[in-house]
Record summary:
Predicted 3D model of a 370-nucleotide RNA (Bacterial RNase P class A) from an Anaerolineae bacterium. The gene name in the source record is rnpB. Of the family's consensus pairs, 96% are formed in the model. Its Rfam family is "Bacterial RNase P class A". About the family: Ribonuclease P (RNase P) is a ubiquitous endoribonuclease, found in archaea, bacteria and eukarya as well as chloroplasts and mitochondria. Its best characterised activity is the generation of mature 5'-ends of tRNAs by cleaving the 5'-leader elements of precursor-tRNAs. Cellular RNase Ps are ribonucleoproteins. RNA from bacterial RNase Ps retains its catalytic activity in the absence of the protein subunit, i.e. it is a ribozyme. RNAcentral holds the sequence, with entries from ENA. Taxonomically the source falls in Anaerolineae (Bacteria, Bacillati, Chloroflexota).

RNA sequence: CAGGUCAAUCAGGUGAUCGCGCCCCGCACGCCGGGGUGAGGAAAGUCCGUACUCCAUAGAGCGCGGUGCUGGCUAACCGCCAGGCGGGGCAACCCGACGGCACAGUGCCACAGAGAAGUGUAUUGCGGCUACAGGUUCGCCUGUGGCGGCGAGGGUGAAACGGCGGUGUAAAAGACCACCGGCGUCUCUGGCGACAGAGGCGGCCAGGCAAACCCCACCGGGAGUAAGGCCAAGCAGAAGCGAGGGGCUGCUCGUCCCGUCACCAGCUUCGGGUAGGCUGCUUGAGUCGGCGGGCAACCGUCGUCCCAGAUAGAUGAUCAUCGCCCGGCCUUGCCGGGAACAGAAUGCGGCUUAUCGAUUGACCUGAGCA
Repeated sequence: CAGGUCAAUCAGGUGAUCGCGCCCCGCACGCCGGGGUGAGGAAAGUCCGUACUCCAUAGAGCGCGGUGCUGGCUAACCGCCAGGCGGGGCAACCCGACGGCACAGUGCCACAGAGAAGUGUAUUGCGGCUACAGGUUCGCCUGUGGCGGCGAGGGUGAAACGGCGGUGUAAAAGACCACCGGCGUCUCUGGCGACAGAGGCGGCCAGGCAAACCCCACCGGGAGUAAGGCCAAGCAGAAGCGAGGGGCUGCUCGUCCCGUCACCAGCUUCGGGUAGGCUGCUUGAGUCGGCGGGCAACCGUCGUCCCAGAUAGAUGAUCAUCGCCCGGCCUUGCCGGGAACAGAAUGCGGCUUAUCGAUUGACCUGAGCA
């Protein structure tokens, strides 16, 4: 210098004018004056987890759902960190629902193919015997058909029942043997562990799929701040059903609440009233910085700061100027243009997705120069 990998940061600044929400202060109490403050890295999707609130104090069994290598972190997690294994890349590095050796059981394997897991298959083939026809140097050869053997070679496929070399045979084959691979099992060594390495034995080899049912282990009650609590205002009841109803996704049990012969709990239909305020509400698993522990996620401790709370929803617009990017020109400048995704609604920890651009750091590969 070129190409790449992984992280992190920013998301224009300042001023003026007009406008809006909230808080504080002032008064000549009026939609007045002054001051302060006012979106994000994702506020988003609402996909996980949790706090908080109510339902019972949150119960039992079945069912259903979720998670799924190991060790740690965390309030918790479908999260994060470190590691193992498998796959990809020359490498930095990236990806993985990664429990069950699919010998507990059931099921599935498209298309193609003869055959897709049954002690399976015979399409092209390779040997043997044989019938007929033709040829013949009389040894036999060629073609067509039949019977039986074989699973080596070809072909199909994502996958065809270990690989390779030999023995063997008419031709062949784990039929047999050596080596290798894989599987099962046992032992030793290292590691907390996932696992890794080494060795022995076994039968010759048992395909794949559990993001198919299923099995195993662990976890899970429901609804959500329009939860819930308080205050104010207002109204008119009628008819029918009725002995059971309700406790916020199924069934059974248990338990609690309301009601049980009626002027009745509750349900259905028609009709009437309200469309307000306060609270929850933002000080919190908080922000920033130092020190200590840890490879890290993270934890401990000290100091510091207070950082939107609207309710149909405020956080905006215009101008000037500086900075950034692009283009043009008469190039120490001037002119024109551009600047994303988006936007709080109870809070917090994550994940995922969107994003004009700019900057920084670490590392890898290649080339050149000293």